The prediction has a mean pLDDT of 83. Predicted 3D model of a 118-nucleotide RNA (SAM riboswitch aptamer (S box leader)) from a soil metagenome. Its Rfam family is "SAM riboswitch aptamer (S box leader)". Rfam links the family to the GO term regulation of gene expression.

[in-house]
């Protein structure tokens, strides 16, 4: 950089440090002796990739079934495996549409982030 799937759900302490963080704008927040960001230890969520275990389905084989290997599907499992996560719905908005007088809901696109594959 493309493609695909997800994104209203879940998870934090301690140490070191010393001021900014929530991508960008705007808002709206978090944050200096109740300690931002980062960096390091421990935990911990979660199940996208893999593992395992089951069910089914195919292929092959065989006389016919049935069972193993291979392939698909789905479900369960947290697994000494590989990311990712641990304020706030992706913190909200934005660009298009409807609804509505308006506040304000709602729905899709973009953008972001995650992961798996080129």
């Nucleotide at each position: 950089u493309c493609u695909u799937a997800u994104c209203c759900a879940g998870a934090g302490u301690g140490g070191c440090u010393g001021a900014g963080g929530g991508a960008u704008a705007g808002g709206c927040c978090c944050u200096g002796u109740c300690g931002a960001a980062g960096c390091c230890a421990c935990a911990g969520c979660a199940a996208c990739c893999g593992g395992u275990u089951c069910g089914c389905c195919u292929c092959c084989c065989u006389c016919u079934g049935c069972c193993a290997u291979g392939g698909g599907c789905g479900a369960a499992u947290g697994c000494u495996g590989g990311u990712g996560c641990u304020a706030c719905c992706u913190c909200c908005u934005a660009c298009c549409c409807g609804g509505c007088u308006g506040a304000c809901c709602g729905g899709g696109a973009g953008a972001g982030a995650u992961a798996a594959g080129a």